[in-house]
């Protein structure tokens, strides 16, 4: 340099055009003599820019970062 895969809560990851869901971590409450464990609840996310569309995490283009292959 060319090709290719990926980027979503603190972390790991679902969602193939219509309100972004879970696990774990965090916080509160309950349970317990205390802690842990367990139960209930709360809060928390689409890498950036543009395009298509009534509507984009999703489709298209460009950029950035990470991985892999080729040279």
């Nucleotide at each position: 340099g060319c090709g290719u895969g990926g980027c979503u809560a603190g972390u790991u990851u679902a969602u193939c055009g219509g309100u972004a869901g879970a696990a774990u971590a965090g916080c509160a409450c309950g349970u317990u003599g205390c802690c842990a464990a367990c139960g209930u609840g709360c809060a928390g996310a689409g890498c950036c820019g543009g395009g298509u569309u009534c509507g984009a995490u999703u489709c298209c283009c460009g950029g950035g970062c990470c991985g892999c292959g080729c040279a």
This is a predicted structure of a 71-nucleotide RNA (transfer RNA) from an uncultured archaeon.
It was read from a public genome assembly.
Rfam family: tRNA. Rfam classes the family as a transfer RNA.
Its mean pLDDT, the model's own confidence on a scale to 100, is 83.